[in-house]
RNA sequence: ACCGAACAGGGCAAACCCGCCGCGAGACGGGGACGCAAAGUUACCGGUCUCGGUUCUCCCCAGGAGGACGAGACAGCGGGACUGCCGGUC
Numbered sequence: 001a002c003c004g005a006a007c008a009g010g011g012c013a014a015a016c017c018c019g020c021c022g023c024g025a026g027a028c029g030g031g032g033a034c035g036c037a038a039a040g041u042u043a044c045c046g047g048u049c050u051c052g053g054u055u056c057u058c059c060c061c062a063g064g065a066g067g068a069c070g071a072g073a074c075a076g077c078g079g080g081a082c083u084g085c086c087g088g089u090c
Stems, first nucleotide, its partner, number of pairs: 001089004011036002016031004021026001034076001040082003044079003047074005053069007
């Protein structure tokens, strides 16, 4: 550096439930395991999602829907970057 998850030590924790924070996507803590060889870290690229904000368009015009911008969320959506235990090969 590449490959693998058999060996050894193990690690993480989906959905859902409870508490709590947030307008929200969602985060955090506890319970719980669907899974994961990076399901460790990182919002750099793409993607998906949200919006109290600005603006435009349309409609059945008290309101609703959509677009653009902006701000945010997701690392267990894919890629990139950094780091890493065991074993094998070079």
A computed fold for a 90-nucleotide RNA from Thiobacillus denitrificans, annotated as c-di-GMP-I-GGC riboswitch aptamer. Model confidence (mean pLDDT): 85 of 100. The organism belongs to Thiobacillus, within Bacteria.